[in-house]
RNA sequence: GAGUUUGAUCCUGGCUCAGGACGAACGCUGGCGGCGUGCUUAACACAUGCAAGUCGAACGAGGUCCAUCCAAGGGGCAACCCUUGGUGAAGACCGAGUGGCGAACGGGUGAGUAACACGUGAGCAACCUGCCCCGAAGACUGGGAUAACAGCGGGAAACCGCUGCUAAUACCGGAUGCCUUCACCGGACCGCAUGAUCUGGUGAAGAAAUGGAUUCCGCUUCGGGAGGGCCUCGCGGCCUAUCAGCUUGUUGGUGGGGUAAUGGCCUACCAAGGCGACGACGGGUAGCUGGUCUGAGAGGACGAUCAGCCACACUGGGACUGAGACACGGCCCAGACUCCUACGGGAGGCAGCAGUAGGGAAUCUUGCACAAUGGGCGAAAGCCUGAUGCAGCAACGCCGCGUGGGGGAUGAAUGCCCUCGGGUUGUAAACCCCUUUCAGCAGGGACGAAACUGACGGUACCUGCAGAAGAAGCUCCGGCCAACUACGUGCCAGCAGCCGCGGUAACACGUAGGGGGCGAGCGUUGUCCGGAUUUAUUGGGCGUAAAGAGCUCGUAGGCGGCUCAGUUAGUCGGGUGUGAAACCCCCGGGCUCAACCCGGGGUCGCCACCCGAUACUGCUGUGGCUAGAGUCCGGUAGGGGAGCGUGGAAUUCCUGGUGUAGCGGUGAAAUGCGCAGAUAUCAGGAGGAACACCAGCGGCGAAGGCGGCGCUCUGGGCCGGUACUGACGCUGAGGAGCGAAAGCGUGGGGAGCGAACAGGAUUAGAUACCCUGGUAGUCCACGCUGUAAACGUUGGGCACUAGGUGUGGGAUGUUAUCAACGCAUUCUGUGCCGUAGCUAACGCAUUAAGUGCCCCGCCUGGGGAGUACGGCCGCAAGGCUAAAACUCAAAGGAAUUGACGGGGGCCCGCACAAGCGGCGGAGCAUGUUGCUUAAUUCGAGGCAACGCGAAGAACCUUACCUGGGUUUGACAUGUACGGAAAAGCCGCAGAGAUGCGGUGUCCUUCGGGGUCGUACACAGGUGGUGCAUGGCUGUCGUCAGCUCGUGUCGUGAGAUGUUGGGUUAAGUCCCGCAACGAGCGCAACCCUUGUCCUAUGUUGCCAGCGGGUAAUGCCGGGGACUCGUAGGAGACUGCCGGGGUCAACUCGGAGGAAGGUGGGGACGACGUCAAGUCAUCAUGCCCCUUAUGUCCAGGGCUGCAAACAUGCUACAAUGGCCAGUACAAAGGGCCGCGAUACCGCGAGGUUGAGCCAAUCCCAAAAAGCCGGUCUCAGUUCGGAUUGGAGUCUGCAACUCGACUCCAUGAAGCUGGAGUCGCUAGUAAUCCCGGAUCAGCAACGCCGGGGUGAAUACGUUCCCGGGCCUUGUACACAC
Repeated sequence: GAGUUUGAUCCUGGCUCAGGACGAACGCUGGCGGCGUGCUUAACACAUGCAAGUCGAACGAGGUCCAUCCAAGGGGCAACCCUUGGUGAAGACCGAGUGGCGAACGGGUGAGUAACACGUGAGCAACCUGCCCCGAAGACUGGGAUAACAGCGGGAAACCGCUGCUAAUACCGGAUGCCUUCACCGGACCGCAUGAUCUGGUGAAGAAAUGGAUUCCGCUUCGGGAGGGCCUCGCGGCCUAUCAGCUUGUUGGUGGGGUAAUGGCCUACCAAGGCGACGACGGGUAGCUGGUCUGAGAGGACGAUCAGCCACACUGGGACUGAGACACGGCCCAGACUCCUACGGGAGGCAGCAGUAGGGAAUCUUGCACAAUGGGCGAAAGCCUGAUGCAGCAACGCCGCGUGGGGGAUGAAUGCCCUCGGGUUGUAAACCCCUUUCAGCAGGGACGAAACUGACGGUACCUGCAGAAGAAGCUCCGGCCAACUACGUGCCAGCAGCCGCGGUAACACGUAGGGGGCGAGCGUUGUCCGGAUUUAUUGGGCGUAAAGAGCUCGUAGGCGGCUCAGUUAGUCGGGUGUGAAACCCCCGGGCUCAACCCGGGGUCGCCACCCGAUACUGCUGUGGCUAGAGUCCGGUAGGGGAGCGUGGAAUUCCUGGUGUAGCGGUGAAAUGCGCAGAUAUCAGGAGGAACACCAGCGGCGAAGGCGGCGCUCUGGGCCGGUACUGACGCUGAGGAGCGAAAGCGUGGGGAGCGAACAGGAUUAGAUACCCUGGUAGUCCACGCUGUAAACGUUGGGCACUAGGUGUGGGAUGUUAUCAACGCAUUCUGUGCCGUAGCUAACGCAUUAAGUGCCCCGCCUGGGGAGUACGGCCGCAAGGCUAAAACUCAAAGGAAUUGACGGGGGCCCGCACAAGCGGCGGAGCAUGUUGCUUAAUUCGAGGCAACGCGAAGAACCUUACCUGGGUUUGACAUGUACGGAAAAGCCGCAGAGAUGCGGUGUCCUUCGGGGUCGUACACAGGUGGUGCAUGGCUGUCGUCAGCUCGUGUCGUGAGAUGUUGGGUUAAGUCCCGCAACGAGCGCAACCCUUGUCCUAUGUUGCCAGCGGGUAAUGCCGGGGACUCGUAGGAGACUGCCGGGGUCAACUCGGAGGAAGGUGGGGACGACGUCAAGUCAUCAUGCCCCUUAUGUCCAGGGCUGCAAACAUGCUACAAUGGCCAGUACAAAGGGCCGCGAUACCGCGAGGUUGAGCCAAUCCCAAAAAGCCGGUCUCAGUUCGGAUUGGAGUCUGCAACUCGACUCCAUGAAGCUGGAGUCGCUAGUAAUCCCGGAUCAGCAACGCCGGGGUGAAUACGUUCCCGGGCCUUGUACACAC
């Protein structure tokens, strides 16, 4: 820096990631070289080999070799030679021994250790020091042993014993004493002290190897040096207080012992000390450091390799030797383990180098060499050296190099994607030209060494040769985080560091292609630091996010007024010493570079000492001062506290009186009380508790808290005076005291109230809310408890920083000379508002949450948990202190927009109310569920599915079922090849599709077209997904809303505008306003209807004129009227009056056909419901392809125990029936409407005038009106159902049409809970027409006109909606 809490925002806060590092491990992969590194675990156990020896110039003996000599044999002429045996000087060598030095170094490990162990700086006047260096002096004279060896013996072995011999630089005695030490007596001088240094005298004690070699090396004593070591001290560096007290050699002293040396180091005695909240004692963990990693730094973590110190060496203990050890490859004892054994007894110690087993995620060769460096011994040669130098193994790390370079487009092929055009792989390859680092082969061949001497090593390096030849992987691609597609999968398989992906279109799983990153590596895991200012010294916080202790007093501690002098501890400056090397940084150099290595410089904060400065802090002067603090004097307010007393009202109870049937209680009731007299009322009495009014964001108190009145005792505050003290102050870890209510103990008291409990209600239940009772308790005294939302959720103190306005307590001034009021000033409390500032915001704001200082307490993600364990307290209840495992990716704060609320305010709507008529009951129709079925195709599902898609299911439709066929297909396009047929007509078979047979034969510009067959591409799908979609539609809702630009406000989400006051049907308009404008909606513009005018006048009309008829605009004519068509006028709150803000607007009125939107329609904002539709259509993806396509016949969609929805017809007299009679509008009509006439009871039939329609037809309008009849009944109501007979349409009415006639005549007498529509030409009621359609299940739907009401007080309530406001832990939003 990023991701992650939310719808969004800001903040708090945790989790997670990107970086670096590693002695690493694991997965995949692996060419070369250089330099490093390599048991972090079992300080587990170890086979085998090696890791410490050396000196013959300290010593004696032995052995081997050998000159010489002797003997024997052989050879030779001889000198002499050879062989064997013996002797054996000098010398060399060998192994053992005596002796010396070394073995205490080097090498390993980190178990232990919290310690003077380490680091750093001092001290040692309290000390030691072999070998080495310097200086001084010396080494005289004697002696006795002992190993080896020999002999004997024991033992399995290891080894041992006895006897005898022998040497020394082994051991011992004596002498000497420059000198040393000690004792005593002096002198000088120094030190913080014990005491040190120098020096004089006396006494005592104390040496040696004159050896070995012959330039030397040794021996003894003393002094000094260098280097090493011991001891002591200051300071520094882990966790834990859920370890708070520890300690008897403990602390000190004296004497003694011990040590190289101080010291309780040890011992005896004496004293009673010593340590500790500045953390003793205990527990846990740990070798310490230079340094390493990280970090801007401060810090944090670590302590491999290298270097310094310490500790350890199987475990524990002990000493010996020695200059040095309490000793890794020495000894003794004990223990565990292992091995040998003749069972008697012995041997051993890899945390040396290799190596083995084991453990473990995991860590190497039983290599070469002493050539170099270093070490031991030696005079030296030299020997020894698993120290070391090298090599081997391991990508374990760092560094370097390579796996080729240039050209090369038809952008080849393959792969992948694709919208089929192409894109990508990709200059990548092929191909052409070139190079040879590394590896390979061959030749030469070092430095490291100063003469000899090289393990490394025929190595590094150089030269040559061949050939692109031998050499690339790993991980990631949703965001963080750089890199995207396809397929598979379908909450499966899986991924995942966090957020999170996967439920059929996954850039997140798996694979592929492509891409990103790094590269002999890449990822993963683990650990550390960082990011994390997330423990905050640098550098955080605590009103509400985690966090102020309930309050006060006060101990230690921290901090502290003005002034003078001294001091210089802190502080500051300079210097000296130290701060090992390596490391780090810089400069330079060496390996071809780098890593690596070398040289130089810098740094190393600290510590010690010296010199200087004196502002500040400290300290000293029990200096000085008065502003802090306190005392004193005079006033003053108060429910401050404690004790004692006292008063009235009220409740309850008791007694008595009056009085009668209820009282009480609740939303309504009941339990309860009451005729044994309640409640009510009067009088008297008893007892307990609490103190109405006053009473007030008024008072007092540290907080808890305190309220009738009086008395006594008592604390504190405030104001004024300024007499006194003279910093006496602030805070406060521990500690102490106080501390509501409840609770506990003992003893009282007990009226009311009242946990528990009981009963009655409520309720689905009601262990509650409500009611009737009622025990502890509430009250008092004494004691305990010690907690609260003990809250202002705000610790205390001091100082500073605008104001305004209330109120409590004082003081002063003024009007005025006094008093009261008022006003002004001031001190002190307590509230509100508000500036700057602060705050995440809300808010705080002289009573700070502002600005500073001082002190204390507390916080560090949520849950687990204020819990467990431990400790302390408590009689108990419980309190205080206070974790972890595990788990989550959040938990939170404030504010914003919505949504919601059985929150509030305002308003609207047939929302309620007021009315009229229905539904819900009956029969039937239609739709749906359910059931049934081979199928009863599919969809629609609260409002907003259910007379819905469907404005017409007998076949068709048709998508469903059964059966029969068919496969380039019923339909489209293209290519190739072929044919002259195909269609049509006829016949046969068949349920038909279809098949067979016959007949039949196209156009042409002569290129061909059309058509058919075959084959291939493809067609086809009412198959899936409406949650992949377009389009269309429903709904909220014709509700008045929804937004934007600019500006302003806010850190921001957002707000403002759009809120407010009015008004409207309306975000309609007006006014106001940090807003000003604008857009989509509203309204208007459009259609229709209502009035008038103008024009026009057929098919419409007929007033006037004329003609004609039985009659009729029938005819001539006419345009007046009706009407049609077209155009126009009219209505705008325009006019008057009242109200209103001189407004918008509203109320009333006039005029007018119409009046405040005149009525009706079309028109539906941003959006909501993953609403509906893949079956209107279109469409992505998936699926079927001799079938999920297509053709045909028949069946089904009409199936019926049941339920629901919408309708129709009714139940009748405002009616039914019969007869007569009047008045519409809007539509439709040529495959049509069909007049008229005739036939039929009728449906209808026959006939066919007229009409392509203001002309003709459908066409009768009906209710109505007039008259008659029926007379309250299952009827002359009602018409279902059923029987019979017909009509019409149609290929066909069986499943399954409508209608007619005759007969039949069911249920039903106004419909429970509940529920629907409608505010005027509306409801109700009455007919008419149309679409679809051959016909029709239409009673549906869409239109038309006729007749024509009732009611609205009003907005409390139900439902829905709008605006404002409020709460919210809701946001897939109750």
Small-subunit ribosomal RNA from an uncultured Actinomycetes bacterium, 1374 nucleotides, folded computationally. It matches the Rfam family "Bacterial small subunit ribosomal RNA". Gene Ontology terms of the family: structural constituent of ribosome and ribosome. The coordinates come from a structure-prediction model, not an experiment, and the mean pLDDT is 86.